The prediction has a mean pLDDT of 75. The RNA shown here (Bacterial RNase P class A) has 353 nucleotides and comes from Saccharimonadales bacterium (SeqCode). The gene name in the source record is rnpB. Rfam family: Bacterial RNase P class A. By type it is a ribozyme. RNAcentral holds the sequence, with entries from ENA.
RNA sequence: CCAGAUUAUCGGCUGAUCGCGUGCUUCUUGGAAGUACGAGGAAAGUCCGGGCAGCAUAGGGAAGGGCAGUCGCUAACGGCGACCGGGGGCGACCCUAGGGAAAGUGCCACAGAAACGAAACCGCCACUUCGGUGGUAAGGGUGAAAUGAGCGGGGUAAGAGCCCGCAGUUGUCCGUGGUGACGCGGAUGAGAGGUAAACCCUGCCUGCUGCAAGGAGAUGGAUACUUGGAGGCCUAAAGCCUCAAGCGUCCCGCUAAGGAUUCAUCGCAAAAACCGCUCGAGCGUACCGGCAACGGUACGCCUAGAUAGAUGGCCAGCCACGACAGAACCCGGCUUACAGAUAAUCUGACCAC
Numbered sequence: 001c002c003a004g005a006u007u008a009u010c011g012g013c014u015g016a017u018c019g020c021g022u023g024c025u026u027c028u029u030g031g032a033a034g035u036a037c038g039a040g041g042a043a044a045g046u047c048c049g050g051g052c053a054g055c056a057u058a059g060g061g062a063a064g065g066g067c068a069g070u071c072g073c074u075a076a077c078g079g080c081g082a083c084c085g086g087g088g089g090c091g092a093c094c095c096u097a098g099g100g101a102a103a104g105u106g107c108c109a110c111a112g113a114a115a116c117g118a119a120a121c122c123g124c125c126a127c128u129u130c131g132g133u134g135g136u137a138a139g140g141g142u143g144a145a146a147u148g149a150g151c152g153g154g155g156u157a158a159g160a161g162c163c164c165g166c167a168g169u170u171g172u173c174c175g176u177g178g179u180g181a182c183g184c185g186g187a188u189g190a191g192a193g194g195u196a197a198a199c200c201c202u203g204c205c206u207g208c209u210g211c212a213a214g215g216a217g218a219u220g221g222a223u224a225c226u227u228g229g230a231g232g233c234c235u236a237a238a239g240c241c242u243c244a245a246g247c248g249u250c251c252c253g254c255u256a257a258g259g260a261u262u263c264a265u266c267g268c269a270a271a272a273a274c275c276g277c278u279c280g281a282g283c284g285u286a287c288c289g290g291c292a293a294c295g296g297u298a299c300g301c302c303u304a305g306a307u308a309g310a311u312g313g314c315c316a317g318c319c320a321c322g323a324c325a326g327a328a329c330c331c332g333g334c335u336u337a338c339a340g341a342u343a344a345u346c347u348g349a350c351c352a353c
Stems, first nucleotide, its partner, number of pairs: 002348009012318004017313002020038008040324001044335002047333005052210004059252004064206005069083005084098001085096004099201002104199002106195003116148001121140002123136005150166005169190009214275002217266007225258002229243005245255003282301008319322001
């Protein structure tokens, strides 16, 4: 230099000017002026988790749903980190829907004789009345998959883990290293098709609705209505039992009141206005602990909050000529889109020129 791997950062800049939204200050009151701030790494998809709010300060069980190597991190997660097993790459490194198929049930298209406990299409062997009959799962053929442990030897009529040796798979036990998944070594047994993103089994998690949540229209009266219950045990009270109403799958359990009309006051407004609403599991720097995810301490910082919805237009200069794209309660993730630019570490590689 070339080809790659993994992370991280940025993603037009500067100035002038005209506008828009919010906060603050002043003048003043349907406003004006000044000043400060004003989109993203994904604001997106709304997929997962949490905060917050209401339903009983949301409780127990069943059903339903979700997750699935181990150990950690975290508010939590289906996320993240490290590691283990499997697969790919010369390598840096990458991928992994990774509990159970030796509990049970189901399914395995087409082709094929046969798709899983019963089978012989071709071939091989024996017999034959030459039509076939029997043996054989080594070989061929079909298929995604063929009886399911490869090679060699023995064995046989021909064959076959039928037997033996070695190698491999797998269950159990022992030793050993590791917190663990698991690794290594030894002993002993086994011969089991695939599929759980089919039912199912095991373990763990899980209430529903979403900021159009929710606060809230308030206070004080009046009028009726439904209900506050009904039944049983008991002399009665208390207590207990059964039935009935609500809690949006069911059972347990919990709840004792509910709406309607109307009057007065708060000046009218009604999907209004106000609150929720942005200071937060916040951001930056340094140090400490940890391989890391992450955690702790100190110091510093305030960084949109609209509700028809602001964050824009224009001019000048510069260059590398500018991609995907626009907040709507908030936060942590995942996924998807993205012109280009930069940095760090590492590999091929003490190779080639």